[in-house]
Model confidence (mean pLDDT): 84 of 100. The part of an RNA shown here (small-subunit ribosomal RNA, 3' major domain) has 478 nucleotides and comes from an uncultured organism. RNAcentral holds the full RNA, with entries from ENA and SILVA. Rfam family: Bacterial small subunit ribosomal RNA.

Context: one part of a larger RNA
């Protein structure tokens, strides 16, 4: 120069405080550890592994075990020989299957008429293929963490024998190396802002499938008519510390006011400097070296990844009256539909079933929004709380639900009365509640992504904890 320091000054951040709502206790769900197993495939390991990869493990996937088979191989080029249409299909038969045996259908394009060209499949040889086999401490690309933190540099110029310093310190101010003044510095890059997107507000421009103020109709925006509203979605305006004050150095700014839909980065998202961690990942994918080659390769059947004394992480459900059950009744938003989303009618207590309308969708369907809010009912109890668990009986899917699917219906009715030490999350349309959609997907969603309803408390303050930023200082550290 740095890192450190139970030095030091200043400053941030849900970092503590003030709040509000949780994990830790229990049930169950789902990852992990251990252990068990013939396999219980590999990987991830403080933060930053542990609802992670896997946006779906019955077969498949799938890499693991047992078993049973194959060796120019399930794939891909290149030689040789045969079939000649090949593929494909069907029936027979041993087998678990895979993989045989045997029997029929099936009978090609072009053509220079030459089995010539093309294209298939079979048998051969060997050169090859093929590894989810090893090293992420050999790599690329990609990803996480510090940290969306306010840093990290570089050209000349100047100091300094020389590491190196200055600029980037200072004196003020931002959310920032934002900016202002000063300054032996003078400029510049990369970050930061701003240009992208979404919403909040108004205009134009379009008016179906959308939306209804006036006229008429009608159970119904259902038609007739209109595009004003509402809304779609393309194009633009609007905000700029622009304007009035008070501080301030007549600056930067900053506090207050107007007027605005909107106010000082409005909200919110994409955006991640130089780097650190031999960080993750050879199991996306590629790729160096080693290493397997009748087997660490390949096809198949069944198990197995779902085991269970136990630990320990993430959630879902509670334990009750701001409740629970019953009846009525109102109000989204994202969205997804042809091997699909299904109305309406029907049977079935229901899960679904049957039959069929519309819709390739601003048009028809998923679609019931729940919390709500009106009424009634329990009356503080292991309860009309909770719903594990077991026992029946069924329904879907789907070649199959026995290992090991999800649903429904009757019975059954376990622990749980707010959780010890400790510890997480969140500053507003935010938490906390409530439901809804999708994506994977034949079936399966407490998980993940989205959407919209309801809607708070509390922030004195920076002594403390943590974790970073700037100077400064001491060091026997590099």
């Nucleotide at each position: 120069u740095g890192a450190c320091g139970g030095g030091g000054g200043c400053c941030c951040g849900c970092a503590c405080a003030a709040g509000c709502g949780g994990u830790g206790g229990a049930g169950u769900a789902u990852g992990u550890g251990g252990u068990u197993u013939a396999a219980u495939u590999c990987g991830a390991u403080g933060c930053a592994a542990c609802g992670c990869g896997c946006a779906a493990a019955a077969c498949c996937u799938u890499a693991c075990c047992u078993g049973g088979g194959c060796u120019u191989g399930a794939c891909a080029u290149c030689c040789c020989g045969g079939u000649c249409g090949c593929a494909u299909c069907c029936c027979a038969u041993g087998g678990a299957a895979a993989c045989g045996u045997g029997g029929g259908a099936g009978u090609c394009a072009g053509u220079u008429c030459g089995g010539c060209u093309g294209g298939a499949c079979c048998g051969g040889u060997g050169a090859c293929a093929g590894g989810u086999g090893c090293u992420g401490c050999a790599u690329g690309g990609c990803u996480g963490u510090c940290g969306u933190c306010a840093g990290c540099u570089c050209g000349u110029g100047u100091c300094g024998u020389g590491a190196g310093a200055u600029g980037u310190u200072g004196g003020g101010u931002u959310a920032a190396g934002u900016c202002c003044c000063g300054c032996a510095a003078c400029g510049a890059g990369c970050g930061c802002a701003a240009c992208c997107c979404c919403u909040a507000c108004c205009a134009u421009u379009a008016g179906u499938u959308g939306c209804c103020a006036u006229c008429a109709u009608u159970c119904a925006g259902u038609u007739g008519g209109g595009c004003a509203c509402u809304c779609u979605a393309a194009u633009g305006g609007a905000a700029c510390u622009g304007c009035c004050g008070g501080c301030g150095u007549u600056a930067a700014g900053u506090c207050g006011g107007a007027g605005g839909a909107a106010g000082g980065u409005g909200g919110g998202g994409a955006u991640g400097a130089c780097g650190u961690c031999a960080a993750g990942u050879c199991c996306u994918c590629a790729u160096g070296g080693c290493c397997c080659u009748u087997a660490u390769g390949c096809c198949c059947a069944g198990g197995g990844c779902u085991a269970c004394a136990c630990a320990c992480g993430u959630a879902c459900u509670a334990c009750a009256a701001u409740g629970g059950c019953c009846g009525g009744u109102a109000c989204a938003a994202u969205g997804g539909g042809c091997u699909g989303c299904u109305a309406a009618a029907u049977c079935g207590c229901a899960a679904g079933g049957u039959c069929a309308c519309g819709c390739a969708a601003a048009u028809c369907c998923c679609a019931a929004a729940a919390a709500g809010c009106c009424g009634g009912u329990c009356c503080c109890a292991g309860u009309u709380c909770g719903g594990a668990u077991u026992g029946g009986a069924g329904u879907c899917u789907g070649c199959a639900a026995c290992u090991c699917g999800a649903c429904u219906c009757c019975a059954u009715g376990a622990a749980g009365u707010c959780g010890g030490a400790a510890u997480c999350g969140c500053u507003a349309g935010u938490a906390a509640u409530c439901g809804c959609g999708a994506a994977u997907c034949a079936g399966c969603a407490g998980g993940u992504c989205g959407u919209g309803g309801u809607g708070a408390a509390u922030g004195c303050g920076u002594u403390c904890u943590c974790g970073g930023g700037c100077c400064u200082u001491g060091u026997a550290c590099a």